[in-house]
Molecule: c-di-GMP-I riboswitch aptamer
Organism: Syntrophaceae bacterium
RNA sequence: UUCAGAUAAAGCCAAAGCCCGGGUGACCGGGUGACGGAAAGCUGCGGGCCCUGAAAAAAGGGCGGCCGGGUUGCCUGA
Numbered sequence: 001u002u003c004a005g006a007u008a009a010a011g012c013c014a015a016a017g018c019c020c021g022g023g024u025g026a027c028c029g030g031g032u033g034a035c036g037g038a039a040a041g042c043u044g045c046g047g048g049c050c051c052u053g054a055a056a057a058a059a060g061g062g063c064g065g066c067c068g069g070g071u072u073g074c075c076u077g078a
Stems, first nucleotide, its partner, number of pairs: 002078004012037002017032006035065001041071003045068003048063005
């Protein structure tokens, strides 16, 4: 450096629910909680889904724990 993996060790993250707050909303932030995760770190580039528009369209917004890509990284083995 590349590939593989969570068996070991040190750890890490945190679903749903509940409480508080923000937002028209999807959803987001904090606390609690732990379903799970080898990147469940980051990134809205591609696909997809969701929201506003709305009866349709344009347009705008959201989801990284839907998939792919990009990028950074712990440990072990080869």